The RNA shown here (transfer RNA) has 74 nucleotides and comes from a bacterium. Its mean pLDDT, the model's own confidence on a scale to 100, is 81. Rfam family: tRNA. Rfam links the family to the GO term triplet codon-amino acid adaptor activity. It is annotated as a transfer RNA.

[in-house]
RNA sequence: GUGCCCGUAGCUCAGACGAAUAGAGCGUGAGUUUCCGAAGCUCAAGGUCGAGGGUUUGACUCCCUCCGGGCAUA
Numbered sequence: 001g002u003g004c005c006c007g008u009a010g011c012u013c014a015g016a017c018g019a020a021u022a023g024a025g026c027g028u029g030a031g032u033u034u035c036c037g038a039a040g041c042u043c044a045a046g047g048u049c050g051a052g053g054g055u056u057u058g059a060c061u062c063c064c065u066c067c068g069g070g071c072a073u074a
Stems, first nucleotide, its partner, number of pairs: 001073007010026004019057001028044005050066005
């Protein structure tokens, strides 16, 4: 350089078939419990879905460009 895959919460990842209030586990905070902790249970916070543009009534999802990462190949 070329081809393919990936980028969504602090971390690991679902969602991808276009329809709504964007989710799970772990972690964090609070409460409950305990003599104190741990574990358990309940609740909460936390996301401009990598960036910009396009298509569409509607885009995390489709298309284009770019950025970052991985694999293969010379």